[in-house]
Molecule: c-di-GMP-I-GGC riboswitch aptamer
Organism: Planctomycetaceae bacterium
């Protein structure tokens, strides 16, 4: 450095419910906990989704890519 343990200490939080924002996809906060080793961050490429159809928008928990980071068994 790769890698990721029936490791330790922690972290995040799907569906669903409540409140609020948005035409919408969806987002934020609280509850919740299916899962996650980058499920931290970034719409660069592809995918999917939205409508006011454009020099538009959403999704980073769809994949690839970029970037930053805790821990340390085996290999």
């Nucleotide at each position: 450095a790769c890698c990721g343990a029936g490791a330790a200490g922690g972290g995040c939080a799907a569906a669903c419910c409540g409140a609020c924002c948005g035409c919408g996809a969806g987002g934020u906060c609280g509850g919740g906990g299916c899962g996650c080793a980058a499920a931290g961050c970034c719409a660069c490429g592809g995918g999917c989704c939205c409508c006011u159809a454009g020099c538009g928008g959403g999704u980073a928990g769809c994949c690839g890519g970029g970037u930053u980071a805790c821990c340390g068994a085996a290999g």